């Protein structure tokens, strides 16, 4: 210098005028301060918080799946292992538990596709037939691979080296790796097929909820249900309270359990829909130091940084800066400046993104 990669920051600036929302101040006019992100998007996911509710068990259903660590938690992140991509390296990807637990599927082609094989070929034979699985063919995949010995011709039949299985030793927290010995040992793939194993999951969701105020007829009709005992009141009726039972109901989909318990269901009709809160101080941000390969952790210091509710966070003018193109020559002109918009809060994943800047890794070439 070139090529291939990885990570991070930023993502316009200035002036003037006018405008919007919140807070503070002020009697008012006004003044001051602040005001949409790295993804606010997707709604994929983990929680906080609120309600059910004082709190569960089982089944179903669903999620995850190599090892160790981080985290409030996660299906997330970090570092590794194995496999694959890459000429090689850095790097990238992995839906990475199990196929002798069982049941399926592998079209077509092919002789045969898993309790799987003899079409051509080779050998023996006069023929019929027998032997063979080395060679050829079909296919994504055909009874481990290469070389040799041997054989009528062949074949792990035997031998050597690989591969595979089992056992042991060493290293490692571990997934695993290396080495050694023994054994002719092996009839595939697929679980993003059903399934098996292990670990886990309560539901709903701020339009969740809580409080205040106001208004009416909480009315009318129909169906169904309204139990027992005791006490008090009461002349009997009646009314009130306590205990037990119990219809309807709630708790996820079901069952059990638990809670509540005299109303419930259908139709018709009327009133209200206003305000406050939830709602922004947290698993918070930033800086520094230490520990750790790292994700992160610990400690100290410091900051106050939207809170709307039909929804504010802007508009206009001028200039500058960046980028691109053209001409021209060191200037001029034209165009343009990304993706995009908080709504209870926080963590993660995925997707979109013009331009500018910074750092690192690997390889090749050249020079010193």
């Nucleotide at each position: 210098a070139c090529u291939a990669c990885a990570a991070g920051u930023u993502g316009u600036c200035u002036u003037a005028u006018c405008g919007c929302u919140u807070u503070a101040u002020g009697a008012a006019a006004g003044u001051a301060a602040a005001g949409a992100g790295g993804a606010a998007a997707g709604u994929c996911u983990g929680g906080g918080c609120a309600a059910c509710a004082c709190a569960g068990a089982g089944c179903a259903a669903c999620u995850u799946g190599c090892u160790u660590c981080c985290u409030a938690a996660c299906g997330g992140g970090a570092a590794g292992g194995c496999a694959g991509c890459c000429a090689a390296a850095a790097g990238c990807u992995g839906a990475c538990a199990g196929c002798c637990a069982g049941u399926g599927c592998c079209a077509c082609a092919g002789a045969a596709a898993a309790c799987a094989a003899a079409c051509c070929g080779c050998c023996c034979g006069a023929a019929a037939g027998g032997g063979u699985a080395a060679g050829g063919g079909u296919g994504a995949a055909a009874a481990g691979g290469u070389a040799g010995u041997g054989u009528a011709a062949g074949a792990g039949a035997c031998u050597a080296c690989c591969g595979c299985u089992u056992u042991g030793u060493u290293g490692g927290u571990g997934a695993c790796a290396a080495c050694a010995a023994a054994g002719g040992c092996a009839g595939g793939g697929u679980a993003a097929a059903c399934c098996u194993c292990a670990a886990g999951u309560g539901u709903u969701g701020a339009a969740a909820g809580a409080c205040c105020a106001a208004a009416u007829a909480a009315g009318c009709c129909a169906g169904u249900g309204u139990u027992u005992a005791c006490u008090u009141u009461a002349a009997u009726u009646u009314a009130a309270g306590u205990a037990a039972a119990a219809a309807a109901g709630g708790u996820u989909g079901c069952u059990c359990g638990c809670c509540u318990g005299a109303g419930c269901u259908g139709g018709u009709g009327g009133g209200u829909a206003g305000g406050u809160u939830g709602a922004u101080a947290g698993a918070g941000g930033c800086u520094u130091a230490c520990u750790g390969u790292g994700a992160a952790g610990u400690a100290a210091g410091u900051c106050a940084u939207a809170g709307a509710u039909a929804a504010a966070u802007g508009a206009u003018a001028a200039g500058a800066a960046g980028c691109a193109c053209a001409a021209u020559u060191u200037u001029u002109g034209u165009g343009u400046u990304a993706c995009a918009g908080a709504a209870c809060c926080c963590g993660g994943c995925u997707u979109a993104c013009a331009g500018a800047c910074u750092u690192g890794u690997a390889g090749u070439u050249u020079u010193u």